Background: Glycine riboswitch aptamer from a Paracoccaceae bacterium, 93 nucleotides, folded computationally. The prediction has a mean pLDDT of 80. It matches the Rfam family "Glycine riboswitch aptamer". From the family's description: This family represents the bacterial glycine riboswitch.

[in-house]
RNA sequence: CCCACGGAUACGGGAGACGCUGGCGCCGCGACGUCAGGGCCGAAGGAGCAACCGCCCCGGUAAACUCUCAGGCAGAAGGACCGUAUCCGCGAA
Numbered sequence: 001c002c003c004a005c006g007g008a009u010a011c012g013g014g015a016g017a018c019g020c021u022g023g024c025g026c027c028g029c030g031a032c033g034u035c036a037g038g039g040c041c042g043a044a045g046g047a048g049c050a051a052c053c054g055c056c057c058c059g060g061u062a063a064a065c066u067c068u069c070a071g072g073c074a075g076a077a078g079g080a081c082c083g084u085a086u087c088c089g090c091g092a093a
Stems, first nucleotide, its partner, number of pairs: 005089009018038001020037006039073003045069001046067003052060003
């Protein structure tokens, strides 16, 4: 220095599930806001567990699995994850 790994930023891609029902607000419908009711989704975040390991009463430890607290169910926003670029860090061979 390159590559790998970690983080940040930018761009691109990115699924699922009621444009549900009722009340109120609004001149009125719709939209929107709010309250309530039931139904549903899993890929922000969160929580839980196996093999395995340990100092073995017990503890450590994973996910895209499971649970749905949170979040979401027209569009928008968000979105795990993937790709590209830049920057910062990082250290065996």
It was read from a public genome assembly, where an Rfam model found it. Taxonomically the source falls in Paracoccaceae (Bacteria, Pseudomonadati, Pseudomonadota, Alphaproteobacteria). The model forms 91% of the base pairs in the Rfam consensus.